RNA sequence: GAAGUCGGACAGACGGUCGCUGCGGCGGACGACGUGGUCGUCCGGCCGGAGAGGAAAGUCCGAACUCCACAGGGCAGCGUGCUGGGUAACCCCCAGGCUCGGUGACGGGACGGAAAGUGCAACAGAGAGCAGACCGCCGACGGGUCGCGCUCCGGGCUCCAUCGCCCGGUCGCGCAAAUCCGGCGCGUCGGUAAGGGUGAAACGGUGCGGUAAGAGCGCACCAGCGUCGGCGGCGACGCCGGCGGCUCGGCAAACCCCACGCGGAGCAAGACCGAAUAGAGGAGCGUUCGAGGCCGGCCCGGCCGAGGCUCCCGGGUAGGUUGCUGGAGGGCGGGAGAGAUCCCGCUCCUAGAGGAAUGAUCGUCACCCCUCCGGGGGACAGGAUUCGGCUUACGGACGGCUUCGGCG
RNA sequence: GGGCCUGUAGCUCAGUUCGGAUAGAGCAGGAGUUUCCUAAACUCAAGGUCGGGGGUUCAAGUCCCUCCAGGCCCACCA
Repeated sequence: GAAGUCGGACAGACGGUCGCUGCGGCGGACGACGUGGUCGUCCGGCCGGAGAGGAAAGUCCGAACUCCACAGGGCAGCGUGCUGGGUAACCCCCAGGCUCGGUGACGGGACGGAAAGUGCAACAGAGAGCAGACCGCCGACGGGUCGCGCUCCGGGCUCCAUCGCCCGGUCGCGCAAAUCCGGCGCGUCGGUAAGGGUGAAACGGUGCGGUAAGAGCGCACCAGCGUCGGCGGCGACGCCGGCGGCUCGGCAAACCCCACGCGGAGCAAGACCGAAUAGAGGAGCGUUCGAGGCCGGCCCGGCCGAGGCUCCCGGGUAGGUUGCUGGAGGGCGGGAGAGAUCCCGCUCCUAGAGGAAUGAUCGUCACCCCUCCGGGGGACAGGAUUCGGCUUACGGACGGCUUCGGCG
Repeated sequence: GGGCCUGUAGCUCAGUUCGGAUAGAGCAGGAGUUUCCUAAACUCAAGGUCGGGGGUUCAAGUCCCUCCAGGCCCACCA
């Protein structure tokens, strides 16, 4: 210097002007009680002070809080899954083990169980799950056949000639063998997992022995598994030694088994106050204005009586209040611890609005980028009950470490 | 704000149960046959990042994680 990896912090600063939303004080207006002070509402009045984030996001986990349900136990369902610790809790964090990736710094891992069981493995391949005989190798039996080269002749490739190749024959010549217990094909039966080939995966690897050919069949070393013992560690696990059969594979983000945990809903949860109008209920008044009904064959008459007026009232709606923000809170210092984290002391902190405020502009300074040297530009992104995490989006600096290159 | 569902061809849907290798169907669009021409009918071919990325697995549209887009529901009483 380049490339990379990890970590903690920051998210412009100061000042001016004009605005926005709560809060406090003062002032003003209106109203109520009721009387000379209290409360409530409002103000396009004044003053003071406050006013988004590291992710406020996704709503993926865990809680607080609230309501509903609930004797106890089990099944089902869902989630988590190496070990030890942290925490209110966790699919979170820290440290460690094992394993995978990377030269390395470092990073990733749903990382219990596949010799409890059920299942899956397309295509290819002989065989794909207590595997398998296609080629190859070997043995037995049956049956077949009989060497090579040269010359010459015939036929085909090719219509003719030459050359070449292939097939068949051959009086002849040379070489080999000695008629078979031999060689080479074929068929049947069997042995064999060394070799070929298929596949993502083929039932350990290398060597020696062994064998008809082979094979953990035997042996040595190595890898792996199981088991026993010793040592280290709280533990996961690691190291060492003995023995065993040779080797028992993969998938549980397939069903499942094991261990542990889990009731449901969510602040639009929930609680309180509660109009106006209409209606329902109750009490009273009113009675000739009166529908209708009952007594009655009909009339008169009697009784009940909607509607009318006054008063009272449950629940609910609109609306309002609350839940609501001071907390598993931040900073500094000290202590315990390897760390996450915990303990102690001091100190600091009013967003809480609800069609929802936190903005605009100017000046100076600082950093970075672009530049035609005049200037231009500033990442992701806005609280909505509150916390602890995770994930995702995103800017430029700083520091530790690693690898490579150059110079001394 | 809180809770939940869906995403496969230009459109509408299968396939996701319990993973299996060329992901199908209908309509639309294209070419051809038929016809004097068109429609209808028939035949043929094309058309797919299975919303994006990552993981598990020999193998992912399907199983798991994460992100994106779209859609639905919510007060009170009963």
This is a predicted complex of two RNAs, RNase P RNA and transfer RNA, with 486 nucleotides together. It holds a member of the Rfam family "Bacterial RNase P class A". Rfam classes the family as a ribozyme. Its mean pLDDT, the model's own confidence on a scale to 100, is 75.